[in-house]
């Protein structure tokens, strides 16, 4: 260079058009004489940019990043 695939919460994964989900994690509380374990309840994200659509996390295009495979 040229091809494939990826990019979603602080870690890990879901979502293939209709208001983003769940585990671990942080904060708080319940329970205990205290701590552990539960439980409950908040927290907090779609790499950017433009399109298409009545509606984009998705569909398309380009551009970072990341990984593979040609040579």
């Nucleotide at each position: 260079u040229u091809u494939u695939g990826g990019a979603u919460a602080g870690c890990u994964u879901a979502g293939u058009g209709g208001u983003a989900a769940a585990g671990c994690g942080a904060a708080g509380g319940a329970c205990u004489g205290a701590a552990a374990a539960u439980c409950c309840u908040u927290c907090g994200a779609u790499a950017a940019u433009g399109g298409u659509u009545c509606g984009a996390u998705u569909c398309c295009a380009u551009u970072u990043c990341c990984a593979g495979a040609c040579a």
Predicted 3D model of a 71-nucleotide RNA (transfer RNA) from an archaeon. The prediction has a mean pLDDT of 82. Rfam family: tRNA.